[in-house]
This is a predicted structure of a 380-nucleotide RNA (Bacterial RNase P class A) from Azoarcus taiwanensis. Its Rfam family is "Bacterial RNase P class A". The family's RNA type in Rfam is ribozyme. Its mean pLDDT, the model's own confidence on a scale to 100, is 77. The gene name in the source record is rnpB.

RNA sequence: GAAGUUCGCCAGGCAAUCGCUGCGCACCUCGUCGUGCGUGGAGGAAAGUCCGGGCCCCGCAGAGCAGGAUGCCGGCUAACGGCCGGGCGCCGUGAGGCGACGGAAAGUGCAACAGAGAGCAGACCGCCGAUGGCCUCGAAAGAGGAUCAGGCAAGGGUGAAACGGUGGGGUAAGAGCCCACCGCAGGACUGGCAACAGGACUGGCACGGCAAACCCCAUCCGGGGCAAGGCCAAAUAGGGGAGCAUUGGCGUGGCUCGCGUCGCUCCCGGGUAGGCUGCUCGAGCGUCGUGGUGACAUGACGCCCAGAUGAAUGAUUGCCCCGCUUCGACGCGUCCGCGUCGGUGCGCGACAGAACCCGGCUUAUCGGCGAACUUCCUCU
Numbered sequence: 001g002a003a004g005u006u007c008g009c010c011a012g013g014c015a016a017u018c019g020c021u022g023c024g025c026a027c028c029u030c031g032u033c034g035u036g037c038g039u040g041g042a043g044g045a046a047a048g049u050c051c052g053g054g055c056c057c058c059g060c061a062g063a064g065c066a067g068g069a070u071g072c073c074g075g076c077u078a079a080c081g082g083c084c085g086g087g088c089g090c091c092g093u094g095a096g097g098c099g100a101c102g103g104a105a106a107g108u109g110c111a112a113c114a115g116a117g118a119g120c121a122g123a124c125c126g127c128c129g130a131u132g133g134c135c136u137c138g139a140a141a142g143a144g145g146a147u148c149a150g151g152c153a154a155g156g157g158u159g160a161a162a163c164g165g166u167g168g169g170g171u172a173a174g175a176g177c178c179c180a181c182c183g184c185a186g187g188a189c190u191g192g193c194a195a196c197a198g199g200a201c202u203g204g205c206a207c208g209g210c211a212a213a214c215c216c217c218a219u220c221c222g223g224g225g226c227a228a229g230g231c232c233a234a235a236u237a238g239g240g241g242a243g244c245a246u247u248g249g250c251g252u253g254g255c256u257c258g259c260g261u262c263g264c265u266c267c268c269g270g271g272u273a274g275g276c277u278g279c280u281c282g283a284g285c286g287u288c289g290u291g292g293u294g295a296c297a298u299g300a301c302g303c304c305c306a307g308a309u310g311a312a313u314g315a316u317u318g319c320c321c322c323g324c325u326u327c328g329a330c331g332c333g334u335c336c337g338c339g340u341c342g343g344u345g346c347g348c349g350a351c352a353g354a355a356c357c358c359g360g361c362u363u364a365u366c367g368g369c370g371a372a373c374u375u376c377c378u379c380u
Base pairs, nucleotide, nucleotide: 001376002375003374004373005372006371007370008369009368010367012320013319014318015317016316017315018314020041021040022039023038024037025036026035027034028031043351047362048361050360051359052358053357054356055225056224057223058222067221068220069219070218071217072086073085074084075083076082087101088099089098090097091096102216103215107214108213109210110209124156125155126152127151128150131149132148134145135144136143137142164182165181166180167179168178169177183205184203185202186201189198190197191196229277230276231275232274239268240267241266242265243264244263248262249261250260251259252258284303285302286301287300288299289298290297291296321349322347323346324345326343327342328341329340330339331338332337
C1' cells in the first nucleotide's frame, strides 16, 4: 500500500422567522381559555409483535392428562428460545464464520429411480469347479475337457447409501480365514466442575442411515392483557326506598277499608357519553474505580432524559459539511483512468416515526469514524 475479519460509535451542523405540544411562573375579561417568558420534546432500530420479564385483572394454579417450547457443557441474568466462555463437527490460507449438536440394542415407520440384492440382504456379468457325478486317453496310478450339482464374493456394474480399508500370506477360487498398519467396539487409568480429550490393554468386527417422521427422555409453561385495572360522573330511560297528596283517576270488588298502579318531592345504588388516573424515576443514564478471560456484578460522585390521545415533535430561508453529477485548471500514467483545487446542478440528505414500561432476537438502513487482528506485495 492492497484485500479482508471482528467489535464499538455517529446518524448532518449553526443561525433567523413562523407554528405544534408537556411542565413551571406571571398577567388577564379567571376559562383546565388566552397572552408573555423560561424549559423539555423520537430511534438505533421507535418497525415485525417472534421470545422473556415487570405491572394489572380473573382466579388460587397442589397433582395428573392434553398441548406447546427448548435440547453438547459451564456460567450470566428478574427471566429467556438471549448473551458470555468452552467442547465437538463442517467451511475458510488466515483473522474468523456456521451448526434443532439428547436418544436409532423401547417400539412403529420411511428410503423415489436404478439395481441380482435396501436390512440381520443378495448373485446380473464374473472367478473356481478342490469334492461328487459326466466325457476322452490310460492296464493302473493319473492326465485332460466340459460345467450338471456345487463353492465364492476378489473384480465389473446400480445407487445418496451394498454388512470395514490398504498391503501381504493363504486358497480350486475366495473370504478377518490368518497377519501388519489404519478405522471400529469395549476399556483400567490420566487431565478437566463438565461437555470432552488422551489412552495401557482386550476383541476379528458386532448395534448401516433418517427423530426440522411418529415416538422416548429431561427441563420449563394457569389464562388474559393498559381497549389491563382503579376513580369521578351528566342528559335520557329504567330500578330500590322514604314522605306528601289520600276530598284524586284507574283496576280488584256488591260496597267500605285495604292492596296495586298513575302523580309530586327527596334520597340511594348500577351504568352510558365524557373526564381523571394508570403514565413514566427506571432491572434508569453518565464519569471514575474494583472483581471477573468475558457476559456481568458492585462502590463513589453527578444527572433527570417525550408523555401526545382524530394522536404534538414541523415548515421556510441563508451559510457550512457530506455524497452524486458535470465543466475547467494542475499533477501522475502508454491507454482506460486516478488524485488535488475551483465552479454548476441535484439529494436538502439512508432506513424510518413513540402510544404502559423494560431485556433480547429478527428485519430495513446513504454514508462516515475509531480500535484490535489476518493474508499478500513493496521499501528500510